[in-house]
């Protein structure tokens, strides 16, 4: 110096002006709507996103069970729960640090395996090899054995070696490599070592379809609760229909005018519309302690967005980084950047998007 792994960490900073929105406090208002005004304080994120998975909350369903459908699939731990997250055990990939695995079952069945090939599975006969017959004698031509060798192919029934054969084959045996059983040992386990024993040697692919076991009731904060107009329907009730209910005028009361069937009032349900739900919660941060870790437990401190066309910003100044330019360098001065990206009911994952800075490990090269 170069290429790489894995980890944690930040998300410009302070002041001062206008401004937007929650809360508290004071003060004013009125047509009663938390409206106005000062004051003091909070005011996006590591991914707020994607809505991909678990959950809480709410509503509806719901003895219990089974079918559909859809998720998952080593172990052994966390956790509210998970298809997350730790630890291991397999199994692949990388010289390495280290990453990566939908990781039950293909010997239930049913289908698929492109081109190439004889032939893609209860295998297979092109070439070759052997054996019979046949002959036009051209190593030709039938039929039958053979997976030893060639050939095709991502794949063609385990490998090397003797023996056997007419020529061949685990046909047989030795040794090796799986695989199944059995036993011993280690480990909670998954598993791994070790001995033995059977010639048992079974193609891929279940992210085809299914098989096996396991898990889920459904909609979702536009959930859902409470307040409730105008208007029209509904249900009572009560008075009235010419013996005048009710309206207008008017302070009331006569009186006067409108008036003919219908008026008042109560109640109940929904509509606009307003309050909740909604911000103390699986919280945050320190400390101790117990566990490899994930994560627990105890203790102390703290309260930290809540909007609803939807606040959370602008503008200055002066540090901080970072590129360019004046410049010989430096110092110094001018300009110009600072990513991805915006909460909406709340959490624990996962997934993508993105600037930058540490640490800590591999390899290779170079030079002392």
């Nucleotide at each position: 110096g170069g290429a790489g792994c894995a980890g944690g960490c930040c998300a410009g900073g302070u002041g001062a002006u206008c401004g937007c929105u929650g809360g508290c406090c004071g003060c004013g208002g009125c047509c009663a709507g938390g409206c106005g005004c000062g004051g003091c304080u909070g005011g996006a994120g590591g991914a707020a996103a994607g809505u991909c998975c678990g959950g809480g909350c709410u509503c509806c369903g719901u003895a219990g069970g089974g079918c559909a459908a859809g998720g998952c699939g080593c172990u052994g731990g966390g956790u509210a729960a998970c298809u997350c997250c730790c630890a291991g055990g397999g199994g692949g990939g990388g010289c390495g640090a280290c990453c990566c695995c939908a990781c039950g079952g293909a010997a239930a069945g049913u289908g698929c395996c492109a081109c190439a090939g004889a032939g893609a599975c209860c295998a297979g006969a092109c070439c070759g090899c052997c054996g019979u017959g046949g002959u036009a004698c051209g190593u030709c031509c039938a039929c039958g054995g053979u997976a030893a060798g060639g050939g095709u192919g991502a794949a063609a029934a385990g490998g090397u070696g003797a023996g056997g054969u007419a020529a061949g084959a685990g046909c047989u045996c030795a040794c090796c490599a799986g695989u199944g059983c059995c036993g011993g040992c280690g480990g909670c386990g998954a598993c791994g070592c070790c001995g033995g024993c059977a010639g048992c040697u079974u193609g891929g692919a279940a992210a085809a379809c299914c098989c096996c076991g396991c898990c889920u009731g459904g909609a979702g904060c536009a959930a859902g609760a409470c307040c409730a107009a105008a208007u029209a329907g509904g249900g009572g009730a009560g008075c009235g229909c010419u013996u005048g209910a009710g309206g207008g005028u008017g302070g009331c009361c006569c009186g006067c005018c409108c008036g003919a069937a219908g008026c008042u009032c109560c109640c109940g349900g929904g509509u606009a519309g307003g309050u909740u739900g909604c911000g103390c919660g699986a919280g945050a941060c320190c400390c101790c302690g117990g566990g490899u870790a994930a994560c627990c437990g105890g203790g102390g401190u703290c309260c930290c967005a809540g909007a609803g066309g939807a606040a959370u910003g602008a503008u200055c100044a002066c540090c901080a980084c970072c590129g360019g330019c004046c410049c010989g360098c430096a110092a110094g001065g001018c300009c110009g950047g600072c990513a991805c990206a915006g909460a909406a009911c709340c959490c624990g994952g996962c997934u993508u998007a993105u600037g930058g800075c540490c640490u800590g490990c591999u390899c290779c090269c170079c030079c002392c």
A computed fold for a 368-nucleotide RNA from Desulfobacca acetoxidans, annotated as Bacterial RNase P class A.
Taxonomically the source falls in Desulfobacca (Bacteria, Desulfobaccia, Desulfobaccales, Desulfobaccaceae).
A source record names the gene rnpB.
Its Rfam family is "Bacterial RNase P class A". Rfam's curators write: Ribonuclease P (RNase P) is a ubiquitous endoribonuclease, found in archaea, bacteria and eukarya as well as chloroplasts and mitochondria. A reference for the family is Frank and Pace (1998), "Ribonuclease P: unity and diversity in a tRNA processing ribozyme", Annu Rev Biochem.
Model confidence (mean pLDDT): 76 of 100.
Of the family's consensus pairs, 95% are formed in the model.
The sequence is in RNAcentral, with records from ENA.